Predicted 3D model of a 484-nucleotide part of an RNA (small-subunit ribosomal RNA, 3' major domain) from a metagenome. Its mean pLDDT, the model's own confidence on a scale to 100, is 83.
Context: one part of a larger RNA
RNA sequence: UGACGGGGGCCUGCACAAGCGGUGGAGUAUGUGGCUUAAUUCGAUACAACGCGAAGAACCUUACCUGGCCUUGACAUGCAUCUCUAAGCGGGUGAAAGCUCGUGAGGUAGCAAUACCAAUUUGCACAGGUGCUGCAUGGCUGUCGUCAGCUCGUGUCGUGAGAUGUUGGGUUAAGUCCCGCAACGAGCGUAACCCUUGUGUCCUGUUGCCACCUGAACGAGAGUUCGGAGCACUCUGGACAGACUGCCUUGUUUAAACGAGGAGGAAGGUGGGGAUGACGUCAAGUCAGUAUGGCCCUUACGGCCAGGGCUGCACACGUACUACAAUGCCUGGCACAGAGGGAAGCGAAAUUGUGAAAUGGAGCAAAUCUCAAAAAACCAGGCCCAGUUCGGAUUGUAGGCUGCAACUCGCCUACAUGAAGCCGGAAUCGCUAGUAAUGGCGCAUCAGCUACGGCGCCGUGAAUACGUUCCCAGGCCUUGUACA
Numbered sequence: 001u002g003a004c005g006g007g008g009g010c011c012u013g014c015a016c017a018a019g020c021g022g023u024g025g026a027g028u029a030u031g032u033g034g035c036u037u038a039a040u041u042c043g044a045u046a047c048a049a050c051g052c053g054a055a056g057a058a059c060c061u062u063a064c065c066u067g068g069c070c071u072u073g074a075c076a077u078g079c080a081u082c083u084c085u086a087a088g089c090g091g092g093u094g095a096a097a098g099c100u101c102g103u104g105a106g107g108u109a110g111c112a113a114u115a116c117c118a119a120u121u122u123g124c125a126c127a128g129g130u131g132c133u134g135c136a137u138g139g140c141u142g143u144c145g146u147c148a149g150c151u152c153g154u155g156u157c158g159u160g161a162g163a164u165g166u167u168g169g170g171u172u173a174a175g176u177c178c179c180g181c182a183a184c185g186a187g188c189g190u191a192a193c194c195c196u197u198g199u200g201u202c203c204u205g206u207u208g209c210c211a212c213c214u215g216a217a218c219g220a221g222a223g224u225u226c227g228g229a230g231c232a233c234u235c236u237g238g239a240c241a242g243a244c245u246g247c248c249u250u251g252u253u254u255a256a257a258c259g260a261g262g263a264g265g266a267a268g269g270u271g272g273g274g275a276u277g278a279c280g281u282c283a284a285g286u287c288a289g290u291a292u293g294g295c296c297c298u299u300a301c302g303g304c305c306a307g308g309g310c311u312g313c314a315c316a317c318g319u320a321c322u323a324c325a326a327u328g329c330c331u332g333g334c335a336c337a338g339a340g341g342g343a344a345g346c347g348a349a350a351u352u353g354u355g356a357a358a359u360g361g362a363g364c365a366a367a368u369c370u371c372a373a374a375a376a377a378c379c380a381g382g383c384c385c386a387g388u389u390c391g392g393a394u395u396g397u398a399g400g401c402u403g404c405a406a407c408u409c410g411c412c413u414a415c416a417u418g419a420a421g422c423c424g425g426a427a428u429c430g431c432u433a434g435u436a437a438u439g440g441c442g443c444a445u446c447a448g449c450u451a452c453g454g455c456g457c458c459g460u461g462a463a464u465a466c467g468u469u470c471c472c473a474g475g476c477c478u479u480g481u482a483c484a
Base pairs, nucleotide, nucleotide: 001484002483003481004480005479007478008477009476010475011474012473013472015468016467019431020430021429022428023427026322027321028320029319030318031317032316033315034313035312042053043052064308065307066306067305068304069303070302073126077125078124079123080122083119088103089102090101091100092099093098106117107116108115109114128297129296131295132294133293137291139286140285141284142282144280149188150187151186152185153184154183155164156163157162168179169178170177194274195273196272197271199241200240201239202238203237205235208231209230213228214227215226216225217224218223244268247262248261249260250259251258252257324424328383329382330381331380332379333378340371341370342369345364346363350359351358352357390421395416396415397414398413399412400411401410437460438459439458440457441456442455443454
């Protein structure tokens, strides 16, 4: 100087408390351990591994296993060499790959010989390796932590390691700012600048809008639909304005600032959300994204193919979904979004089917067409507290779709079947407002899909916070130390 303490002081955080909803019990989905296996490929392992790499394992992917094949190789470059030989087409064999037989050729220059290019054969250099080492590395990432810290120059003090500054008194979300001070300044962080959202003004007017005016159709009427005219409004997306404790009152105050309230305002004290992650820590993670040193394999640890496996199942754990019902379930009616996607695509109307779906093909590279029905909500009716009209696992039959192909191993539909489950022990998690809870919608990957996952979007919309004694994590000062 640090680190540590079941030392002290001050302070912060969904850390506790106050609340709301879960997990732990059930069934299923998914990941992991274990077991099994010819193989169940590999990695990730407290927080910070376990719906993680994987934004999609039937084949492919695929790295694993079994079997069949190839050996300058599936791919790159160079040198030499060969030629009625390559690609293609056809025959045989085969599960395919491969092997084998037949057929079969070009470009440029030149009169030509020939030369060069391209292809092929063979040979040599070499290719190739998801083989090892993340404790040899780059790059990227997680974590403490969006915590308020981490440092430097000069000066001063100290023999020196070092100290000071950065400590102290206040204040802040903040090493934020003020005052003081042997310090005076500065840098990386904080804040701000950036994006988005909330208000207004101006511009913009089609594919958007429909208030006023007007034509037509329908209707008893209210009105609805289509067209004209229009750009008022909504909206699209561009420019600007706007918020700064700026103003006022009061209390505390030297100041910085804080508490309470007010004016104006769409918004008030960082307005809400995002992006942004200091010096460093964990020899943290990744050689299987790629790159890369070293080591290792080279008729195999490389390459091609078929089938299997990654989906195995006495069990254990994590993360989710669906429930156990009446604030509910079922049937019918009826209303209101946002953000997205679409060409080997989205696919309307209409028709068929109980349905999944099929036929169909209008329109649309999309503010025009389409996916598209929002669902909870609301209205009416049924159920009457039951293992039920709750719950839907499991199983049977019959179908549909994608795709060479759904046996291992896909999803969906109909009928039948109708399991556990009556709110969950010890323990444990999330959340402070448009949040939790709850309802649906979209997208990426993608032929299809095991998506209940991930990332977004909107609808409905709470309760509680006395407080900091305690648990956990962290910051500053101080103290002790047989630790470095």